This is a predicted structure of a 352-nucleotide part of an RNA (small-subunit ribosomal RNA, central domain) from Brachybacterium paraconglomeratum. The full RNA is in RNAcentral, with records from ENA. Its Rfam family is "Bacterial small subunit ribosomal RNA". Gene Ontology terms of the family: structural constituent of ribosome and ribosome. Taxonomically the source falls in Brachybacterium (Bacteria, Bacillati, Actinomycetota, Micrococcales). The coordinates come from a structure-prediction model, not an experiment, and the mean pLDDT is 87.
Context: one part of a larger RNA
RNA sequence: UUGGGCGUAUAGAGCUUGUAUGUGGCUUGUCGCGUCUGCCGUGAAAACCUGAGGCUCAACCUCGGGCGUGCGGUGGGUACAGUUAAGCUAGAGUGUGGAAAGGGAGACUGGAGCUCCUGCUGUAACGUGGACAUACGCAAAUAUCAAGAAGCAACCCCGAUGGAAAAGGCAUGUCUCUGGACCAUUACUGACAAUGAGAAGCAAGAGCAUGGAUAGCGAACAAGAUUACAUACCCUGAUAGUACAUGCCGUAAACGUCGAGCACUAGGUGUGCGGCACAUUCCACGUUUUGCGCGCCGUAGAUAACACAUUAAGUGCCCCGCCUGGAGAGUACGGCCGCAAGGCUAAAACUC
Repeated sequence: UUGGGCGUAUAGAGCUUGUAUGUGGCUUGUCGCGUCUGCCGUGAAAACCUGAGGCUCAACCUCGGGCGUGCGGUGGGUACAGUUAAGCUAGAGUGUGGAAAGGGAGACUGGAGCUCCUGCUGUAACGUGGACAUACGCAAAUAUCAAGAAGCAACCCCGAUGGAAAAGGCAUGUCUCUGGACCAUUACUGACAAUGAGAAGCAAGAGCAUGGAUAGCGAACAAGAUUACAUACCCUGAUAGUACAUGCCGUAAACGUCGAGCACUAGGUGUGCGGCACAUUCCACGUUUUGCGCGCCGUAGAUAACACAUUAAGUGCCCCGCCUGGAGAGUACGGCCGCAAGGCUAAAACUC
């Protein structure tokens, strides 16, 4: 490479945007490059297949025909793919109307809780744990009260099988700026599309740099216990960190362990957001139906089984990524990136 695969056995890049390549809706004409076909030329000899012949036969040799799947020229055909021209609206996008949401950024803001400070009351303990001890407390703690003061971080209930978002991730409230999806209408553009090697951007936590901030929690560290030991689990403290601003890092069980898009293939049930109709004096509730999500159950099918099953792991098309026995090893070397930590790319020997 061929082939077979990628939910759990090796294998879907963490996610998005997007360049190149490959792929691509309906109708009509044009051309005739691909594609189909007739003819001509060429396609050395030998070999091979076949029909004869010559060595007594055979091997072997000689002659004729075929083959030589190709290339070039020329004539024709035009369904499909393509070129080109014109058009269409079912894909895609725009407009108009409607409504929902922890989508994003910034500023401001609220009440509990916690700690510290101040003051009242009050006196000997408190705190912790399986039990102790370290620690704290007569320099007045713990407890209690304040409609006293300060600071920092996180947002109880609502809350959900719920919501919005590309993923990471998102929840006190208000305002400003801002992104996307949905429903209805069918007004506009007229294939403008899907995917996407490279590339660019985003990306939890930890970590790094600079600066201020530091209530609680808390790696490291210290002390106390436990224990044969205890570099742990438990306890008392506590630094970095956690929070903020700016810059870097670029990794996670970044998981639905399931790449993106389109189409098709029984149903049932719940829930979130819309629409039409019916019913209702109107609203709300309700009934039927329709579109988009989020769940559960389940048929056919598919699966090694588990499980999946219109949100597919079913049936197909199209594009990308990835896998190919274990260990060595996601390592060495080299390259690129990074302040560093390290990241990305990525072997071999030996061995089973």